Notes:
This is a predicted structure of a 405-nucleotide part of an RNA (large-subunit ribosomal RNA, domain IV) from a Candidatus Woesebacteria bacterium. The organism belongs to Candidatus Woeseibacteriota, within Bacteria. The coordinates come from a structure-prediction model, not an experiment, and the mean pLDDT is 80. The full RNA is in RNAcentral, with records from ENA.
Context: one part of a larger RNA
């Protein structure tokens, strides 16, 4: 002196590019109790407090079970409980007539009392219902016991009751991506990709595209609410101007233009027929030139002078040029060079940061522009607690290092 742990007065981030690192916070136990802001779900376990073991025939509550009583439905079985005639008439349930019934023996004058006996009759849907007693099966209630679980109360211990282990550190403001996802296998996880939405464009079906000498296959056993390609990236407010160049689409009058058709005319040969060599005019496609259209297509979005009653600045003029001269919106910005820009704000003391300010070298609207809850092992800035990071460092443990082998 390394590596890996432990602890630590007093201070508490003074360390350092930067709280890197390492404390700190700890129960998805219960109970209070929660802000901006929001897309109304969330943010939220926000923050931020209280409690938390144990005994106790204590006291409530709630739920099973069990005895007892009481009430009711159902469904079963007993008993009880009817019967009203036809004709005429008349306001009528009235008023008359028939029809039936009024039996026998005793006593008694009669009413009547006991006793005995005999005749009749309907069967309709139906003696249902309805009361009245019972039985059982199920529910509700009452009231007593048992077990559980809460809560409350009363005690008991100890520094400490979620007693170990193991289990969130919180807050405020900002850049950037909405968001979970995805990546540089072995120095980047990230603002990069991807995303759902949103647009443009092409494709009518033997689709378009892609693979493939070809057959064929995927596209799809799909059919434009589908498929293939390019750009943006949730959501909200939006998304300016320019078609002059390039690209794409459309047009076909006129110009160019290729082979090909034409064949005037030349030249070579040959005695001649001929043969064979070049060849003008004319004719002749798509391209391209030409006419339009087209920016969520590639792309673009000015100079200079001068002017208002302090100054100072230019709502206003004039010129030049441009296809057109940057519209909202944001702005020293992941963009600002000059610059630590100027002001505020946080600090004793701030090249960072926030929050204005426009002199934007050299923002700007799907190459998308400004916003946004929610989310992030994201980037920056501050705060609280907490700490050997430090003031400054000590002192311990294991393992190396040393020496021997």
């Nucleotide at each position: 002196c390394c590596u890996u742990c432990c602890u630590a007065a007093a201070g508490g981030a003074a360390c350092u590019c930067g709280g890197c690192a390492a404390u700190a916070u700890a129960g998805c136990g219960a109970c209070c109790g929660u802000a901006a802001c929001u897309u109304a779900g969330g943010g939220a376990u926000a923050a931020g407090g209280u409690c938390u073991g144990c005994c106790u025939a204590g006291a409530c509550u709630a739920u099973g079970c069990c005895g007892c009583g009481u009430u009711g439905c159902u469904u079963g079985g007993a008993a009880g409980c009817a019967a009203c005639g036809c004709c005429a008439u008349u306001a009528a349930u009235u008023u008359g007539g028939c029809a039936a019934a009024g039996u026998g023996c005793a006593u008694g004058a009669a009413a009547a009392u006991g006793c005995a006996a005999a005749a009749a009759c309907u069967a309709g849907a139906g003696a249902a219902a309805c009361u009245u007693c019972u039985a059982a099966u199920c529910a509700g209630c009452g009231c007593g016991g048992c077990a559980u679980a809460g809560u409350c109360a009363g005690g008991c211990c100890g520094c400490a009751g979620c007693u170990a282990a193991a289990g969130a550190a919180c807050c405020c403001a900002u850049g950037c991506g909405a968001c979970u996802g995805u990546u540089u296998a072995c120095c980047a996880a990230a603002a990069a990709c991807a995303u759902a939405g949103c647009u443009c464009u092409c494709u009518g079906c033997u689709a378009a595209c892609a693979c493939g000498a070809a057959a064929g296959u995927g596209g799809a056993u799909g059919u434009a609410u589908a498929g293939g390609g390019g750009g943006u990236g949730a959501c909200g407010c939006c998304u300016g101007c320019c078609c002059g160049g390039u690209g794409c689409c459309g047009g076909a009058a006129g110009g160019u233009u290729a082979a090909g058709g034409g064949g005037a005319g030349a030249g070579g040969u040959u005695a001649a027929c001929g043969c064979u060599u070049u060849g003008a005019a004319c004719u002749g496609a798509a391209g391209c030139c030409c006419c339009g259209g087209u920016g969520a297509a590639c792309g673009g979005c000015g100079g200079c002078g001068g002017u208002a009653a302090c100054u100072a600045u230019a709502a206003c003029c004039g010129u030049c040029c441009u296809a057109a001269g940057g519209u909202a919106g944001c702005g020293a910005a992941a963009u600002u060079c000059c610059u630590u820009g100027u002001c505020g704000g946080g600090u004793a003391a701030g090249u960072u940061c926030c929050g204005a300010c426009c002199u934007g070298c050299a923002c700007g609207a799907a190459u998308g522009g400004c916003g946004u809850a929610a989310c992030g092992a994201u980037a920056u800035g501050g705060g609280u607690a907490c700490u050997g990071u430090c003031u400054c460092u000590a002192g311990g443990a294991a393992g190396g290092a040393c020496u021997c082998g």